[in-house]
Molecule: TPP riboswitch aptamer (THI element)
Organism: Bacteroidales bacterium UBA5281
């Protein structure tokens, strides 16, 4: 010197479904399941090197108690267009010294 991820700050985006159970029903800050996060977080997560997330999707196919739970569909369509570091580490390139 310039780059990558980390960490923290700041702008922006995005989701929050299944099932049980309590009084006729329905509705839990009660319980289970699956995830990073299930609208009880101001927490998780992404920001174009864009599967965060949204359409297609009341889709196919497996599976479960039951659900986008798992695969597909996906080199398919859209999506916020990020910033500078008191900073850490990793490798690359050039100088200098042994």
């Nucleotide at each position: 010197g310039a780059u990558u991820u980390c960490c923290g700050a700041u702008u922006g985006g995005g989701g929050u479904g299944c099932c049980c159970u309590a009084a006729a029903u329905a509705a839990a800050c009660g319980g289970g399941c699956u995830g990073a996060g299930a609208u009880c977080a101001u927490a998780c997560u992404c920001a174009u090197u864009g599967a965060a997330c949204c359409u297609g999707c009341u889709c196919c196919g497996g599976g479960u108690a039951a659900u986008g739970c798992c695969g597909g569909c996906g080199a398919a369509g859209g999506g916020a267009u990020g910033u500078a570091g008191a900073g850490a580490a990793g490798a690359c390139u050039u100088g200098a010294u042994u």